Predicted 3D model of a 100-nucleotide RNA (Bacterial small signal recognition particle RNA) from a Thermotogaceae bacterium.
RNA sequence: GGUUGGGUCCCACGCAACGGGAACCCGUGAACCUGGUCAGGCCCGGGAGGGAGCAGCCAUAAGCGGGAUUACCCGUGUGCCGUGGGGUAGCCCAGCCGGA
Numbered sequence: 001g002g003u004u005g006g007g008u009c010c011c012a013c014g015c016a017a018c019g020g021g022a023a024c025c026c027g028u029g030a031a032c033c034u035g036g037u038c039a040g041g042c043c044c045g046g047g048a049g050g051g052a053g054c055a056g057c058c059a060u061a062a063g064c065g066g067g068a069u070u071a072c073c074c075g076u077g078u079g080c081c082g083u084g085g086g087g088u089a090g091c092c093c094a095g096c097c098g099g100a
Stems, first nucleotide, its partner, number of pairs: 001097008009086006015079002017076005024067005034059004042051003
């Protein structure tokens, strides 16, 4: 100096990580337009009883707050991890050949 291969470069796919959302658990949660139980009072009845049903209590819907998690969804130069393809300008590594 040349050459071969690989890396760096680009693309595609995949995997992981991170962030967010949804499911899960806990808490809270509708005076009335959720449910149950309905004191008091009201209504019907001669009475026994019955009826509707406010407050209260309980359980919850939508919602809100907290928690942890991976089987779901979305995102990203976070990894330069894996596979395949592309590229030859430069750089790096390895091998080979030739010259000095």
Record summary
Rfam family: Bacterial small signal recognition particle RNA. The family's RNA type in Rfam is non-coding RNA gene. NCBI's taxonomy places the organism under Bacteria, Thermotogota, Thermotogae, Thermotogales, Thermotogaceae. The model forms 97% of the base pairs in the Rfam consensus.